[in-house]
Context: one part of a larger RNA
RNA sequence: CUGGGCGUAAAGCGUGCGCAGGCGGUUGUGUAAGACAGGUGUGAAAUCCCCGGGCUUAACCUGGGAACUGCGCUUGUGACUGCACGGCUAGAGUACGGCAGAGGGGGGUGGAAUUCCACGUGUAGCAGUGAAAUGCGUAGAUAUGUGGAGGAACACCGAUGGCGAAGGCAGCCCCCUGGGCCUGUACUGACGCUCAUGCACGAAAGCGUGGGGAGCAAACAGGAUUAGAUACCCUGGUAGUCCACGCCCUAAACGAUGUCAACUAGUUGUUCGGAGAGGUAACUUUCUGAGUAACGCAGCUAACGCGUGAAGUUGACCGCCUGGGGAGUACGGCCGCAAGGUUAAAACUC
Numbered sequence: 001c002u003g004g005g006c007g008u009a010a011a012g013c014g015u016g017c018g019c020a021g022g023c024g025g026u027u028g029u030g031u032a033a034g035a036c037a038g039g040u041g042u043g044a045a046a047u048c049c050c051c052g053g054g055c056u057u058a059a060c061c062u063g064g065g066a067a068c069u070g071c072g073c074u075u076g077u078g079a080c081u082g083c084a085c086g087g088c089u090a091g092a093g094u095a096c097g098g099c100a101g102a103g104g105g106g107g108g109u110g111g112a113a114u115u116c117c118a119c120g121u122g123u124a125g126c127a128g129u130g131a132a133a134u135g136c137g138u139a140g141a142u143a144u145g146u147g148g149a150g151g152a153a154c155a156c157c158g159a160u161g162g163c164g165a166a167g168g169c170a171g172c173c174c175c176c177u178g179g180g181c182c183u184g185u186a187c188u189g190a191c192g193c194u195c196a197u198g199c200a201c202g203a204a205a206g207c208g209u210g211g212g213g214a215g216c217a218a219a220c221a222g223g224a225u226u227a228g229a230u231a232c233c234c235u236g237g238u239a240g241u242c243c244a245c246g247c248c249c250u251a252a253a254c255g256a257u258g259u260c261a262a263c264u265a266g267u268u269g270u271u272c273g274g275a276g277a278g279g280u281a282a283c284u285u286u287c288u289g290a291g292u293a294a295c296g297c298a299g300c301u302a303a304c305g306c307g308u309g310a311a312g313u314u315g316a317c318c319g320c321c322u323g324g325g326g327a328g329u330a331c332g333g334c335c336g337c338a339a340g341g342u343u344a345a346a347a348c349u350c
Stems, first nucleotide, its partner, number of pairs: 004321003007304002012318001014201004021194003025088007033081002035077008049065006091191001092188005097182003103177007110154001115149007125136002162169002206247006215241002220236004258317006266295013299306002323350003332343004
């Protein structure tokens, strides 16, 4: 180099953007770099292979042939790839018209509830558990009424629903802003796909500075349980959880399924569009596009299962795997304030 794989056996980078690279629609003309064909030169000898010969045979030696799959030059071909020029519109994109949405950022605002504070009513309990105790309460708690403070999260709607590249996103209103889908016309004319390095985003926890702090709650304290109980249960409770800015960069970051494109039976539900038919309307129904679910033919699969949203049939490009442990560790590099992250072995052992 060739090979087999990656839903669950080892294996899809957490996600996107994207330079280099790889690959690339349709048609015409030219060219002849690749490609193909012919000729020619060279490809030392030995070796290998074939046919002979010589040592009693063989190894060995030796004659001839073939081969040396290569390279150079030259002539030709013009299908395919490349290159150059021109055209096209089916890929891709733009404009116009609509539509849905917890997509993102900022500002404002609302009600319920918890807690706390003040005052009123009121009296002996409250809280908690399997049962208790710690705890709170006659210095008046719990309960109840009125007023106030403050923080965090948004019941019902709510879904098998929607949006987003992923992480993720939910009270309501306003401002700024990204993407998607549909219909039909016009326009650009291959502008495309993928992507090593790179760049950006990236739950929670954690870190830095400054705020904030109602509830919850690592650590911690106490009470129980227990043989013990550094736990599970209970009473408290600090970081944290929240905000701003800056870091960290991990995850069962999961559909454990990379992205893009084409093709290959159907049935049912649902979301958002478009067109037609019926109906006064509500609505019903047929077709169609994009999503999202449940089943299912062929096919695939070790089986489970997947099945037009493929794990089917193919193509393009990237990533990754190669027995278990040692180990996602050591060392070194890079990154980080740190915690640590990333890249990533070997001895040894089964």
A computed fold for a 350-nucleotide part of an RNA from Azoarcus sp., annotated as small-subunit ribosomal RNA, central domain. RNAcentral holds the full RNA, with entries from Greengenes. The coordinates come from a structure-prediction model, not an experiment, and the mean pLDDT is 90. Its Rfam family is "Bacterial small subunit ribosomal RNA". The source organism's lineage runs through Bacteria, Pseudomonadati, Pseudomonadota, Rhodocyclales and Azoarcus.